[in-house]
């Protein structure tokens, strides 16, 4: 990198460093890019805050693992991964209406359902 299979609405945060982006992609939406003060008046100082990320610690979970069991399954958490804002944050393509709401009606839009795509994680093969 790629094939297959399984899962994806549950769960789990502190410290140090860093400092303007981040949430895969696109759109939406969200988190964050600082607030107050001082005098010596400038690349200044003080106090507090700062997403993502890195490191350390902590935790969650239970795919692999391990124990029991013929098995289904139950349990454990030393180990290999993973994860710790928001449902994979939502939507993206297709199908359905018997629904709810809005627009007078036709019809349209939004919400709700199922499947797929894409993505993430694991196991296994190449």
């Nucleotide at each position: 990198c790629c094939a297959u299979c399984a899962u994806c609405a549950a769960g789990a945060c502190c410290g140090a460093c860093u400092g303007a982006g981040g949430g895969a992609c696109a759109g939406g939406c969200c988190c964050g890019u600082u607030a107050a003060g001082c005098u010596c008046a400038a690349u200044g100082c003080u106090u507090g805050g700062g997403a993502c990320g890195u490191c350390g610690g902590g935790g969650c979970a239970a795919c692999c693992a391990c124990a029991c069991a013929c098995a289904a399954g139950u349990g454990u958490a030393a180990g290999g991964u993973g994860c710790c804002a928001a449902a994979u944050c939502c939507u993206g393509c297709g199908c359905a209406g018997a629904g709810a709401c809005a627009c007078u009606a036709a019809g349209u839009g939004u919400c709700c359902g199922c499947g797929g795509a894409a993505g993430a994680u694991g196991a296994c093969a190449g």